[in-house]
RNA sequence: GGGACUGUGGCUCAGUGGCAGAGCCUCUGCCUGGCAUGCAGAUGGUCCUGGGUUCAAUCCCCAGCACCUCCA
Numbered sequence: 001g002g003g004a005c006u007g008u009g010g011c012u013c014a015g016u017g018g019c020a021g022a023g024c025c026u027c028u029g030c031c032u033g034g035c036a037u038g039c040a041g042a043u044g045g046u047c048c049u050g051g052g053u054u055c056a057a058u059c060c061c062c063a064g065c066a067c068c069u070c071c072a
Base pairs, nucleotide, nucleotide: 001071002070003069006066007065010024011023012022013021018055026042027041028040029039030038048064049063050062051061052060
């Protein structure tokens, strides 16, 4: 330099054109003599950036950026 893939809460990942979810983590309450486990609840997302298509985009298209990877 070229090709392919990925980008969604603090972490690991789902997700479908119609107002974004799970598990773990954190916090609060219950439970306990205390801890752990367990139960209930809460906090936390400009869905990488910009543009385009569309009534409507996390999703489709284009460009860019970043990580990883292959080739040279």
This is a predicted structure of a 72-nucleotide RNA (transfer RNA) from Gekko kuhli. The coordinates come from a structure-prediction model, not an experiment, and the mean pLDDT is 81. Its Rfam family is "tRNA". Rfam's curators write: Transfer RNA (tRNA) molecules are approximately 80 nucleotides in length.